The prediction has a mean pLDDT of 77. Predicted 3D model of a 352-nucleotide RNA (Bacterial RNase P class A) from a soil metagenome. The RNAcentral record of the sequence draws on MGnify. Its Rfam family is "Bacterial RNase P class A". It is annotated as a ribozyme. From the family's description: Ribonuclease P (RNase P) is a ubiquitous endoribonuclease, found in archaea, bacteria and eukarya as well as chloroplasts and mitochondria.

RNA sequence: GGUGAUCGCGGGCGGGCUUUCGGGCCGGCUCGAGGAAAGUCCGAACUCCGCAGGGCAGGGUGCUGGGUAACCCCCAGGGGGAGCGAUCCCACGGAAAGUGGAACAGAGAGCAAACCGCCGAACUGGCGCCUUCGGGCGCCGGUGGCAAGGGUGAAACGGUGCGGUAAGAGCGCACCAGCGCCCCGGGUGACCGGGGCGGCUCGCCAAACCCCACCCGGAGCAAGACCGAAUAGGGGAGGAGACGUGGCCCGCGUCGUUUGACUCCCGGGUCGGUCGCACGAGGCCCGCGGCAACGCGGGUCCCAGAGAAAUGAUCGCCACGGCGGCUUCGGCCGCCGACAGAAUUCGGCUUA
Numbered sequence: 001g002g003u004g005a006u007c008g009c010g011g012g013c014g015g016g017c018u019u020u021c022g023g024g025c026c027g028g029c030u031c032g033a034g035g036a037a038a039g040u041c042c043g044a045a046c047u048c049c050g051c052a053g054g055g056c057a058g059g060g061u062g063c064u065g066g067g068u069a070a071c072c073c074c075c076a077g078g079g080g081g082a083g084c085g086a087u088c089c090c091a092c093g094g095a096a097a098g099u100g101g102a103a104c105a106g107a108g109a110g111c112a113a114a115c116c117g118c119c120g121a122a123c124u125g126g127c128g129c130c131u132u133c134g135g136g137c138g139c140c141g142g143u144g145g146c147a148a149g150g151g152u153g154a155a156a157c158g159g160u161g162c163g164g165u166a167a168g169a170g171c172g173c174a175c176c177a178g179c180g181c182c183c184c185g186g187g188u189g190a191c192c193g194g195g196g197c198g199g200c201u202c203g204c205c206a207a208a209c210c211c212c213a214c215c216c217g218g219a220g221c222a223a224g225a226c227c228g229a230a231u232a233g234g235g236g237a238g239g240a241g242a243c244g245u246g247g248c249c250c251g252c253g254u255c256g257u258u259u260g261a262c263u264c265c266c267g268g269g270u271c272g273g274u275c276g277c278a279c280g281a282g283g284c285c286c287g288c289g290g291c292a293a294c295g296c297g298g299g300u301c302c303c304a305g306a307g308a309a310a311u312g313a314u315c316g317c318c319a320c321g322g323c324g325g326c327u328u329c330g331g332c333c334g335c336c337g338a339c340a341g342a343a344u345u346c347g348g349c350u351u352a
Base pairs, nucleotide, nucleotide: 001318002317003316004315005314006313007312009032010031011030012029013028015026016025017024018023034339038350039349041348042347043346044345045344046220047219048218049217053250054249055248056247058216059215060214061213062212063077064076065075066074067073078092079090080089081088082087093211094210098209099208100205101204115150116149117146118145119144122143123142124141125140126139127138128137129136130135158176159175160174161173162172163171177201179198180197181196182195183194184193185192186191224275225274226273227272234266235265236264237263238262241255242254243253244252282301283300284299285298286297287296288295289294320337321336322335323334324333325332326331
C1' cells in the first nucleotide's frame, strides 16, 4: 500500500417504535483526502466595484514554431555552455543611444596608460677623441619616441608569419578569428551553409539604471446574492465637504452644505438561515490525427463537502521496500514504514 471483519466519526437517502410534536430510541443502504490537499509563487474560471475611460507612476514577459481558456506553464526545435558519453544547464531583445560599475592587485579597467623595459631618428646639455675648423664620432643624460617583451589581474584595445623601422606599431601584406554590410542556397521561423566587400577590432556587466517590443484597472467566496430578525433613524461634540479605487492626477457618478452629508464619543438593538457549493476547461477505457505537448470522436462513471471543520482505531491475510537473525541457499522468522492533510474551483510551478 491492497483486502476482509469489528467498533467509531462526518454527509446524503429510506425504514420501525415512541412523543408533552420540540424531540428521543433502534436499525438499514450509500459516499467520505492527497500526490502533494502544502507554499500561496504564476495563470485563469466565477463574483463585485463605476463604462472598466485617458495619462503618469508601477509591475511583468523577452530565441523560434506549436499546445492551451490562460500562463512566468508544457512540447518540439535553433543558438550558447558543461561533460569522453548517456545526458544536463541557460531571464536567450539591445552594451558602435546615454548614465554607471568592475573588489584586490596593477602604470593603466575604456574614445586608456607607461612601472620595469626598448630606441637615440628630431631638438638639446655635459665629458672625451678626431678635424680640412664647417663639423664628425663615442659615452652619460634631458625633452622626447614606442607599446614588441616583462610584470598585475577574472579581464589590458585581435593571433601567427613576413616586410618595415632608430625602436616599434594593422604601419603595409598574406592567412586565421571576430564584427558589420551585400548576394546565393536551404528552412514556416529562430537559424544554418557558401561567396564577396569593408574598416582593421569597435572588449565585459542590463535578475545596474536605462532603451525597445508586447502585456497588465482593483479586490477577492469573509467575493457576492436572497430571506429573516433588530432599529429611535437616540444623545453630545466637530462640521463643508464626504464617498465610490485599493499609488497619483484628470474625467465620470452619488450624497450633502436652510432638510447637516461625513467624522469622533456615549448609550441601545441584531449578529440567524438559504444559495454561491460540488456535472466539472471532470475521471477512466477505446479508436483516430499529431514526433510531442495536445486535439477530435465514441463508450462508461458520478466521486467528500458542513462548521473551526468527520475522513479514525484494532485484528487477520496478502504485497512492496529497508534493517537484523537463522539457513539444508530453496527460503523462514522478527522489527520498522514517510511527508502530510481538503475549506469556491481548476491548470501549472516549487518544496516535503